The RNA shown here (transfer RNA) has 89 nucleotides and comes from a Candidatus Micrarchaeota archaeon. It matches the Rfam family "tRNA". From the family's description: Transfer RNA (tRNA) molecules are approximately 80 nucleotides in length. The coordinates come from a structure-prediction model, not an experiment, and the mean pLDDT is 82.
[in-house]
RNA sequence: CCCGUUGUAGCUCAAUGGUAGAGCGGCCGGCUGUAGCCUGUAAAUAGAAAGAAACCGGCAGGUUGGGCGAUCGAAUCACCCCAACGGGA
Repeated sequence: CCCGUUGUAGCUCAAUGGUAGAGCGGCCGGCUGUAGCCUGUAAAUAGAAAGAAACCGGCAGGUUGGGCGAUCGAAUCACCCCAACGGGA
């Protein structure tokens, strides 16, 4: 210097022209009621408040790397640029 692939939510990834989504994570709520503390007792059983994991429900979170253009309509197509990775000279 040339060619290719990739860039979408905090993370991992879908959506290939027609409503931008899923899983995990985050937040809120529900359910359950572990450990510890407290009351009580000679000691226990027991009891009150609060309360974890798992599970269930809901919510929030995006300039689709940046820009420009074609189109009724772009994450998706064209062009320029940026970044990461790979290949060639």